RNAcentral holds the sequence, with entries from MGnify. This is a predicted structure of an 80-nucleotide RNA (Glycine riboswitch aptamer) from a soil metagenome. Rfam family: Glycine riboswitch aptamer. Rfam describes the family as follows. This family represents the bacterial glycine riboswitch. Its mean pLDDT, the model's own confidence on a scale to 100, is 83.
[in-house]
RNA sequence: CUUCUGGAGAGAUUCAGCAUUGAACACCGAAGGGGAAAGUUAUUGAAAAAUAAUCAAGCUCUCAGGUAAAAGGACAGAAG
Numbered sequence: 001c002u003u004c005u006g007g008a009g010a011g012a013u014u015c016a017g018c019a020u021u022g023a024a025c026a027c028c029g030a031a032g033g034g035g036a037a038a039g040u041u042a043u044u045g046a047a048a049a050a051u052a053a054u055c056a057a058g059c060u061c062u063c064a065g066g067u068a069a070a071a072g073g074a075c076a077g078a079a080g
Stems, first nucleotide, its partner, number of pairs: 001080006011025001013024004026067003032063001033061003039054006
């Protein structure tokens, strides 16, 4: 990386339209994305410390995506 299997959460809300969709309000976090700790490095400093860089997530934000089914789905297992 490919195939198979499992895989959560939240309005089948209202209005217009009637294939798709758009708007309003209310929500979800597990596609993707943003943020960010300790530590480490550098500079200043007598030291304490300060500034900057680097820095993960199942944390956080909700841009994107999603809120019946379908599809998608982090992640896990099996096989190649």